[in-house]
Context: one part of a larger RNA
């Protein structure tokens, strides 16, 4: 140099499609949130005119009203001594009818008959339906407004016929307009938290309190350890006075281990609303008296929040006001201290005051101060899912493969020697323990790689290790020999063929001297394959309201490239 092969350049190709992140996007779903068409519906307008029934209101006529006593079915109040009738037919009798009823009777109409009848007196809380006025209860008739229901009409309006005039069906309904309420993934816009030994599932380590960690000032992390809080109490608070607890010993009726009583010892071993820590004995514990300081206004300061700054909340000290207890000194701004909590908007309440509108008076709106209602993701958006149909921006800040680190697990040794081995630890096996090696399992970590190092198994081909399966050579034996068992040296060579399974593995079959174990990016896809896993289509089972989902199953499914350098193979030339 020529022709080849494809080991390497974690080779080229594509800002990784898996995974996570983004207060990114899109599509789809729904009992997510908020809306919108549409649909239903009340009301008003377009929209006129009758009848009947019912209801409310107004007005008018009539009736209605029984405690006891009392001639008797007395609604109430007031006026008053008369009122009604005399042929315009009173009262009463009788007959018929209607109505009320407490069953005694009341009221009304018609017929009959003829001249009087009812009131002031006795009884009653109250006196005459004699008469007049107002009025209550209950019932009923008439008129009228409005509404509702039913049913007519025709002129609005609609439809049909007609060139038009007009006619016909329907008809104040429908339609249309405005508005109320409901429904409404049909459609739209969005949201769908954070922490996290990847994410999800789980949990809350998301607001607080005590102790440890915390390394003797303070401060201090983890999904570190042990626990607790979101209250309770009008007395379990304030003050004054008094008292001393738990337990043990001794004594004592019923009475016992233990009830109540007496004596003694008793630094706290009790109690203190609740966790833990701290504190407390003439008290901070227990009992009683009187009270409300668990009050109002203001200031400083501390914690929250290390010494950059901060809200809410909580505490301490002081001043002033008005009080409580105490003789007084004094004490008292809740509970011995450290947990027990919540911004703005909005709504409600209280008390006065300011302001605007309005009124004869009133009333209404806004504001100042205080209180109440919750955001626990607790310095507080108003908020559900799916995506394998997916997309974008990023990340080796973060997972899956491989590497690295580690080696619990795994594999292989060593020490000790309880025991088994008739006897006898060590021929052989070896509990309970102890110490290592390896880096073939599985984990853990998240160090390198997400502007990509192609992912299981098989095929092909090469090399290495030894912790040796066979073959070779020693030693021990519970080795007579044969066959074994154990062990030392040894990696030269060998370690095969089949069955079903994608399988590695495992199981099975017949052989064999033997059918040893491993490494090389779980060697090897710019060498092959593509059965498995792991896109899009589809189905089953299960699951979900659904979109969809499932280390469940099944079928399907593009494996890029003419080799630059290097490496190797064969050739040629010098």
């Nucleotide at each position: 140099c020529c022709a080849g092969u494809g080991g390497g350049a974690a080779g080229u190709g594509a800002a990784g499609a898996c995974c996570c992140c983004g207060u990114g996007a899109a599509a789809c779903u729904u009992u997510a949130c908020u809306g919108u068409a549409g649909u239903c519906u009340g009301u008003a307008g377009u929209u006129g005119u009758g009848a009947u029934g019912c209801a409310c209101g107004u007005u008018u006529g009539g009736a209605u009203a029984u405690g006891u006593a009392g001639c008797g079915u007395a609604g109430g109040u007031g006026g008053u001594a008369g009122c009604c009738g005399c042929u315009c037919g009173a009262a009463g009798u009788c007959g018929c009818g209607a109505u009320c009823g407490u069953c005694a009777g009341g009221u009304c109409g018609c017929g009959u008959c003829u001249a009087g009848g009812c009131a002031a007196c006795a009884a009653u809380g109250a006196a005459a339906c004699a008469c007049c006025a107002c009025u209550u209860u209950u019932c009923u008739g008439g008129a009228u407004u409005u509404g509702c229901a039913u049913u007519g009409c025709u002129u609005a309006c609609u439809c049909c016929c007609g060139a038009a005039a007009g006619g016909g069906c329907g008809g104040a309904c429908a339609g249309c307009u405005a508005u109320u309420g409901a429904u409404g993934g049909a459609c739209a816009g969005u949201u769908u938290g954070g922490c996290u030994g990847g994410g999800g599932u789980g949990g809350c380590a998301c607001a607080c309190c005590g102790a440890u960690g915390a390394a003797a000032c303070a401060a201090u992390a983890u999904c570190a350890u042990c626990g607790g809080u979101g209250a309770c109490c009008a007395a379990u608070g304030g003050u004054u006075g008094g008292c001393u607890c738990a337990g043990c010993c001794g004594g004592g009726u019923c009475a016992g281990a233990a009830a109540u009583c007496c004596g003694g010892c008793g630094u706290a071993g009790a109690g203190u609303u609740c966790a833990a820590g701290a504190g407390c004995a003439a008290a901070a514990g227990c009992c009683a008296g009187c009270c409300u300081g668990a009050u109002u206004g203001g200031a400083u300061u501390c914690u929250c929040a290390a010494c950059a700054g901060c809200a809410c909340a909580g505490g301490a000290u002081c001043c002033a006001a008005a009080c409580g207890c105490g003789a007084a000194a004094g004490c008292g701004u809740g509970g011995u201290c450290u947990a027990g909590c919540g911004a703005a908007c909005c709504a409600g309440a209280a008390u006065a005051c300011c302001u605007c509108c309005u009124u004869g008076a009133u009333g209404g709106g806004g504001g100042u101060u205080u209180c109440u209602g919750a955001u626990g993701a607790c310095c507080g958006a108003a908020a559900a899912g799916u995506u394998a149909c997916u997309c974008c921006g990023g990340g080796g800040a973060u997972a899956a493969c491989a590497g690295a680190g580690u080696u619990g697990u795994c594999g292989c040794g060593c020490c000790c020697g309880a025991g088994a081995g008739c006897u006898c630890c060590u021929a052989u096996c070896g509990a309970c323990g102890g110490c290592g090696c390896g880096g073939c399992u599985u984990g853990c970590u998240a160090c390198a790689u997400c502007g990509a190092u192609g992912u299981c198994g098989g095929c092909u081909c090469u090399u290495c290790c030894u912790a040796u399966c066979c073959u070779g050579g020693g030693c021990g034996u519970g080795c007579a020999g044969a066959a074994g068992c154990g062990u030392c040296c040894a990696a030269g060579g060998g370690u095969g063929a089949g069955g079903g399974u994608g399988u590695u593995c495992a199981c099975c079959u017949a052989u064999u001297a033997a059918a040893a174990g491993g490494g090389a990016u779980c060697g090897u896809g710019a060498g092959c394959u593509g059965g498995g896993u792991u896109c899009a289509g589809a189905a089953c089972g299960c699951u979900g309201u659904g979109a969809g989902g499932c280390a469940g199953u099944u079928u399907g499914u593009u494996u890029a490239a003419u080799a630059u350098c290097u490496a190797c193979u064969g050739g040629a030339a010098a």